[in-house]
RNA sequence: GGACCCUUAGCUCAGUUGGUUAGCAGCAACGGCCUCAUAAGCCGUAGGUCGUAGGUUCAAGCCCUACAGGGUCCA
Numbered sequence: 001g002g003a004c005c006c007u008u009a010g011c012u013c014a015g016u017u018g019g020u021u022a023g024c025a026g027c028a029a030c031g032g033c034c035u036c037a038u039a040a041g042c043c044g045u046a047g048g049u050c051g052u053a054g055g056u057u058c059a060a061g062c063c064c065u066a067c068a069g070g071g072u073c074c075a
Base pairs, nucleotide, nucleotide: 001074002073003072004071005070006069007068010027011026012025013023019058029045030044031043032042033041051067052066053065054064055063
C1' cells in the first nucleotide's frame, strides 16, 4: 500500500426482509431476602445520543459514503 471483517449498557454478545416500544440476554454494579457474618442461592432496580459525521427513506441499530479505532490475510 491492497482486500475483507468487527464497533449495540462497565464487560461479552443477540437483534440481518428497514416498520410496534432497543434485549424479560449472561456477567458485573446497586437494593432486599437468607446467614452470627461472608460466599452461594432467590427477588428486584438502574444503566444505551446502537464508534463519529453526513446521506437515502414516511420510517435506519439495520441501506450508502467518509472518517476513527480494532482484527485477519496479501504484498